[in-house]
RNA sequence: GGGCGGGUAGCUCAGUGGUAGAGCGUCUCGCUUACAACGAGAAGGUCAGAGGUUCGAUUCCUCUCCCGCCCA
Numbered sequence: 001g002g003g004c005g006g007g008u009a010g011c012u013c014a015g016u017g018g019u020a021g022a023g024c025g026u027c028u029c030g031c032u033u034a035c036a037a038c039g040a041g042a043a044g045g046u047c048a049g050a051g052g053u054u055c056g057a058u059u060c061c062u063c064u065c066c067c068g069c070c071c072a
Base pairs, nucleotide, nucleotide: 001071002070003069004068005067006066007065010024011023012022013021018055026042027041028040029039030038048064049063050062051061052060
């Protein structure tokens, strides 16, 4: 330098154009003598950044940044 994959909640990851989700974690309440487990609820997001297409973009297109793998 070229090619491919990835970047979404604190962590691991879903989400192929129409209100952003799950598990774990955190917080509150219940239960318990107490803790754990269990049950109920809550908080938590610039969907890496910019531009474009579209009535509408996490999703499609272009560029840039970061991470991994391969080729030279």
Transfer RNA from bacterium HR35, 72 nucleotides, folded computationally.
Rfam family: tRNA. Rfam links the family to the GO term triplet codon-amino acid adaptor activity. Rfam describes the family as follows. Transfer RNA (tRNA) molecules are approximately 80 nucleotides in length. It is annotated as a transfer RNA.
RNAcentral holds the sequence, with entries from ENA and Rfam.